[in-house]
RNA sequence: CGACGUAGUUUAAUGGUAGAACUUGAGCUUCCCAAGCUUACGGCGCGGGUUCGAUUCCCGUCGUCGG
Numbered sequence: 001c002g003a004c005g006u007a008g009u010u011u012a013a014u015g016g017u018a019g020a021a022c023u024u025g026a027g028c029u030u031c032c033c034a035a036g037c038u039u040a041c042g043g044c045g046c047g048g049g050u051u052c053g054a055u056u057c058c059c060g061u062c063g064u065c066g067g
Base pairs, nucleotide, nucleotide: 001066002065003064004063005062008022009021010020011019016052024040025039026038027037028036045061046060047059048058049057
């Protein structure tokens, strides 16, 4: 100086109710297990600003990576 921070993990959404997959819990199915199906839990790094409204735009800060 630049890039990136979103669920336990991997990631979408770029101003208007934040989605998905895996994992986890519960249920169904099965003689049992696995697999399958349904469902639930859980998230925008932090602090300000702009706006009717901010994950999104601006400033600062912290962390990670690169130069």
Molecule: transfer RNA
Organism: Corynebacterium phoceense